This is a predicted structure of a 1444-nucleotide RNA (small-subunit ribosomal RNA) from an uncultured bacterium. The coordinates come from a structure-prediction model, not an experiment, and the mean pLDDT is 85. The sequence is in RNAcentral, with records from ENA and SILVA.
[in-house]
RNA sequence: CAUGCAAGUCGAACGGAGAUAGGGGGCUUGCCCCUUAUCUUAGUGGCGGACGGGUGAGUAACAUGUGGGUAACCAACCUGAAUGACAGGGACAACAGCCGGAAACGGCUGCUAAUACCGGAUACGCCCUUAUUCUCGCAGGGGGAUAAGAGGAAAGAUGGCCUACCAUUGGAGCUAUCGCAUUCAGACGGACCCGCACCUGAUUAGCUAGUUGGUGGGGUAAAGGCCUACCAAGGCGAUGAUCAGUAGCCGGCCUGAGAGGGUGACCGGCCACACUGGGACUGAGACACGGCCCAGACUCCUACGGGAGGCAGCAGUGGGGAAUCUUCCGCAAUGGGCGCAAGCCUGACGGAGCAACGCCGCGUGAAUGAAGAAGGCCUUCGGGUCGUAAAGUUCUGUCUUUGGGGACGAAUAGCCUUCGUGUAAAUAAUGCGAAGGAAUGACGGUACCCGAGGAGGAAGCUCCGGCUAACUACGUGCCAGCAGCCGCGGUAAUACGUAGGGAGCGAGCGUUGUCCGGAUUUACUGGGCGUAAAGGGCGCGUAGGCGGGCAGUUAAGUUAGGUGUGAAAACUCCGGGCUCAACCCGGGGACUGCACUUAAAACUGGCAGUCUUGAGGGCGGGAGAGGAAAGUGGAAUUCCUAGUGUAGCGGUGAAAUGCGUAGAUAUUAGGAGGAACACCAGUGGCGAAGGCGACUUUCUGGACCGCAACUGACGCUGAGGCGCGAAAGCGUGGGGAGCAAACGGGAUUAGAUACCCCGGUAGUCCACGCCGUAAACGAUGAAUACUAGGUGUAGGGGGUAUCGACCCCUUCUGUGCCGCAGUUAACACAAUAAGUAUUCCGCCUGGGGAGUACGGCCGCAAGGUUGAAACUCAAAGGAAUUGACGGGGACCCGCACAAGCGGUGGAGCAUGUGGUUUAAUUCGACGCAACGCGAAGAACCUUACCAGGGCUUGACAUCCCCCGCUAUUCUUGGAAACAAGGAGUUCCGUCCUUCGGGGCGGACGGGGAGACAGGUGGUGCAUGGUUGUCGUCAGCUCGUGUCGUGAGAUGUUGGGUUAAGUCCCGCAACGAGCGCAACCCCUACUUUUAGUUGCCAUCAUUCAGUUGGGCACUCUAAAGGAACUGCCGGUGACAAGCCGGAGGAAGGUGGGGAUGACGUCAAAUCAUCAUGCCCCUUACGUUCUGGGCUACACACGUGCUACAAUGGUCGGUACAGAGGGAUGCGAAGCCGCGAGGCGGAGCGAAUCCCAAAAAGCCGGUCUCAGUUCGGAUUGCAGUCUGCAACUCGACUGCAUGAAGUCGGAAUCGCUAGUAAUCGCGAGUCAGCAUAUCGCGGUGAAUACGUUCCCGGGUCUUGCACACACCGCCCGUCACACCAUGAAAGUCGGUAACACCCGAAGCCGGUGGGCUAACCGCAAGGAGGCAGCCGUCUAAGGUGGGAUU
Repeated sequence: CAUGCAAGUCGAACGGAGAUAGGGGGCUUGCCCCUUAUCUUAGUGGCGGACGGGUGAGUAACAUGUGGGUAACCAACCUGAAUGACAGGGACAACAGCCGGAAACGGCUGCUAAUACCGGAUACGCCCUUAUUCUCGCAGGGGGAUAAGAGGAAAGAUGGCCUACCAUUGGAGCUAUCGCAUUCAGACGGACCCGCACCUGAUUAGCUAGUUGGUGGGGUAAAGGCCUACCAAGGCGAUGAUCAGUAGCCGGCCUGAGAGGGUGACCGGCCACACUGGGACUGAGACACGGCCCAGACUCCUACGGGAGGCAGCAGUGGGGAAUCUUCCGCAAUGGGCGCAAGCCUGACGGAGCAACGCCGCGUGAAUGAAGAAGGCCUUCGGGUCGUAAAGUUCUGUCUUUGGGGACGAAUAGCCUUCGUGUAAAUAAUGCGAAGGAAUGACGGUACCCGAGGAGGAAGCUCCGGCUAACUACGUGCCAGCAGCCGCGGUAAUACGUAGGGAGCGAGCGUUGUCCGGAUUUACUGGGCGUAAAGGGCGCGUAGGCGGGCAGUUAAGUUAGGUGUGAAAACUCCGGGCUCAACCCGGGGACUGCACUUAAAACUGGCAGUCUUGAGGGCGGGAGAGGAAAGUGGAAUUCCUAGUGUAGCGGUGAAAUGCGUAGAUAUUAGGAGGAACACCAGUGGCGAAGGCGACUUUCUGGACCGCAACUGACGCUGAGGCGCGAAAGCGUGGGGAGCAAACGGGAUUAGAUACCCCGGUAGUCCACGCCGUAAACGAUGAAUACUAGGUGUAGGGGGUAUCGACCCCUUCUGUGCCGCAGUUAACACAAUAAGUAUUCCGCCUGGGGAGUACGGCCGCAAGGUUGAAACUCAAAGGAAUUGACGGGGACCCGCACAAGCGGUGGAGCAUGUGGUUUAAUUCGACGCAACGCGAAGAACCUUACCAGGGCUUGACAUCCCCCGCUAUUCUUGGAAACAAGGAGUUCCGUCCUUCGGGGCGGACGGGGAGACAGGUGGUGCAUGGUUGUCGUCAGCUCGUGUCGUGAGAUGUUGGGUUAAGUCCCGCAACGAGCGCAACCCCUACUUUUAGUUGCCAUCAUUCAGUUGGGCACUCUAAAGGAACUGCCGGUGACAAGCCGGAGGAAGGUGGGGAUGACGUCAAAUCAUCAUGCCCCUUACGUUCUGGGCUACACACGUGCUACAAUGGUCGGUACAGAGGGAUGCGAAGCCGCGAGGCGGAGCGAAUCCCAAAAAGCCGGUCUCAGUUCGGAUUGCAGUCUGCAACUCGACUGCAUGAAGUCGGAAUCGCUAGUAAUCGCGAGUCAGCAUAUCGCGGUGAAUACGUUCCCGGGUCUUGCACACACCGCCCGUCACACCAUGAAAGUCGGUAACACCCGAAGCCGGUGGGCUAACCGCAAGGAGGCAGCCGUCUAAGGUGGGAUU
């Protein structure tokens, strides 16, 4: 806001009009008139439209809640009581006629009724005035009685009876009912006043002019500044006025153990509102949702003149919005209005409809059913699971469907009949009461009941990482996504998505929002403030709060009883009704509150009294850097003057700037000036704190001790307030020696606006005035009381003792340390509490933003004080623990440094790596701990890489079928693999045999099909195994006990000692394990046994241990012995041990090896191997040929050879150990300059061979040079291995003869048979060694020592680190965005104020005008109406401020 409905009713108040039926009359026989009955109704009149229904805009208020008051009130209808209702008058609608207007609606003339209107009479009550009197109240004052006077009322309607009177109906009269008037009382309802309760903000602190009170008047139903005139100057406010913001209040509802917190839907009570604002009228009641007037905004109609409207009633529409229904049925019930009643009206209400929106109940089936079906999913491939689940079988029948029956809610009123009773003359009539009868259902053919049929029609949603019940697979790969918090996701995701399975709830389930809870996280119940947030910088003191002993009184607080109230509903308990329940009904309780009353008197308070212990005062003492002022003093610095004196002084890590030959520094004397007061001096003293330090004087505050004559609770704390308040800073004027921000210079440094040095101004000092803050700290407010001790120190007193002083005991006050109980998160505090209690004040409530912004106050300024929010984070923080770390400390160790020796880094070459290049230069290893590493040996192979040629069940394994072509060899093509063709013919076992062969099985080969093979493809950050490293460092742990709230500690720390957590001692620890050591191997000495291939002293023999002989020796290889701090001395603690010595082959783990704790590095390896997952499958598999891994501007690592004379070269000559050897080692001999060749003895090796050891020693030569050093490079010629030395082997000979003259910064190894140096062997291997692993020969120097570098161990300390210092972390700048402040301005909102204008309306005034009722001799009057004027005033206008 379209449309419809939501308030009408009464003909028994009234006059008309109309309809129907009957009767009568007239006659133009179908019209008119009269009358009776019934019905309808526009108008007059009465009652009701002030209830019911809606909404919550306003309102912080006597609005609401609760309890009171009205002696200051009203009250229609209803009930009870009393009295009355007499006799008159004049109008206006309707209606009729005329007129205006588009309409809405009017105007004029004429007629008329009433329960409409008006005057008069009457007056029991009533009201007013006066007088008398009784009585009540705290008071103002109230109630009653009597008398006199004045004033004011009314209406009839209907039913019945009756007929003296009028008489046609009828009227009059009587009577009943309803209505009317006055009064009293009651009930229902309302009005006003008061106590208490009632949101937030002080960054709102002052507000108020009808304001506060009084008097007179007015007004109202009524008190009142409610209004008005005058008078007075009051009233409110820190217990929060005023202002601003927000809000209807309550019973209740949600939550909570409660106390509380939140909220005010439905239902119920109150209030307010009805388009916005203002106003009155009528009325019992309104300032009136469906009434009126005015103003405004909006909408509609219009003939443009003018009109109409108000859904926050029920439905409904549009808009807005995340979002909220039918334009339904009925008055059958309940209730309301009117009416005598029938009845009418009723979107109140009763019902139905829509929406799982809420609550409750029910169903979607039950029993049985294992081949554990099919299928899905998972799988360790065996199976498991969905799962008795399904199917199948046997049943049931709620709900749905269908057929039939079918309610309760309805009984009153009224009507009829009968009865009782009242009025009445009455058997008419009627009021009241009782019994019976008939009638009445929107919901609704609904609930419910009966029959039939058939498992048929009926399950979803969320979740499955923890909290929190429930797990697997696949996909994805920090993507997509999830997420309440923690957090998931970067290739094996129980966290994402899907599937299977599972968990939860179920016609619902999740999400979002709000509120309470958990949250003792605003703490009344029920918290805190040393370090976590939090004690005011300190005092004085106002208001307030709290307050000693004893009796007395009071009864405000308090306690107990009683009374009233605390509406109903809700809640709770008991019972009942719908089949149950939700729901409904009945009864009890509760509603913790408020008020009144009675009582008690312990405690608190009030009042009056008293006391002395709290507090104060007095007297007597002593201590003190307490404060203020004036004066005095000496030391030192600086400056000035003068003397002496000469070249430096000064300063620093080292310097320089600076001062000085114009005479400094140094030194002597004198003087000036300012500031500060050495020693004493002390966790000593004083003060409220800040603070106070030379001495003297004056003035002055406080504390302490002793005495007990005084006062008599005078006390404590303290919001605001007032005062004090370090340093720096500010203002004015002085002063200025030293010091010293700023500033200048010199250094340091990458820079150095710093630290260091040389200068130096404000300032520091004084006077006066500001500022008002500090880590103003004990990070600990003040006061009082109580609660173990011990020990210092300062001041005072007492006692004992003494001749006296000490000492000792005790007490008060102050100031320290240790410590019990107790407290504390711990650390710690502990009579000076952070313990136990009381009182008062201040303060805190996550971190950042921020002590910032805005506003206020203070200040000269600097700034101070009060003091937010937006936004942002998931933490910030405390105490303690374990580690790691420190340019912290203590102790100790290591070729760690130092002391030495030799190298690397420079050269050439070798080798590895990076880089680059390439078709490919395969891959891995990257600080130590990758880089002569995997690789104990890349020409092919290896080989993984590249190019090209081939194969596809495959080069290799298992299974199946067929064949038996073997093997081997030849030819052709080809780079080969391979392809084609030929020759060739059948292996083993067993059985049968006709001896030809056949069957079966196996080996091997070929063909075929599929399962599968294969991958040096990826992931070492999915893994096993193996390895490196710290580190052969001495550590790492456990059980029990003990301590701690706990993490953890103790043990394991401490005192010694060791190579060692090795051992000893001590100890709340006692034990144990893995590590250390030892046990094992080699080596050094020795014994026994054994004696060939080894050995040879003696005997024989030989060229030769060659042979005989022997096993003594060497040696070999098996078993033993030996060394244990065992012995001595010293030292230590009477220990462990250490030092020295003896003996001994060896001496303090004799030397070497193997042996590697808990763990660290996501260390290395998927390319040794194994392996999960992923990937490839005519290729990322396999095979072949050729190439590559060998490249080359460069850089690095590891080595070799050198640079030479301790050497090179030539000749001669001596001495090892450990190994290897059959596809092997290969002798003698011969050939070659040589590599090597020929050769083939011997040897499976203590026998033979490789095999010559080299440095060394002896002799010659070279003579300091790019050489007779050095050997790279290159040329030629060869040897060997091998299918094959071009890319790409090793070696030999001849020739060539590079760099290099001892190596920058830096850096490595080594402590004794070691370094250095010299050669030898082995593995790999066809060949290839400067590498690797071994072997022996020769064989040193040095270690004072632990300050420093590196690494490690133990204890301790700090820590904001824990990915652990390669950590953490701060600030500027650049860009973008977010939030906030400020800003020239700009646009709104709100509440006031001043002035202007001023509608409607009430009230007041009013000349003239109009005017039925009353008066009147009739002119007029009384009264009234319109109009006009005035006060008030809505909206509107203007203006300057406020606020947002």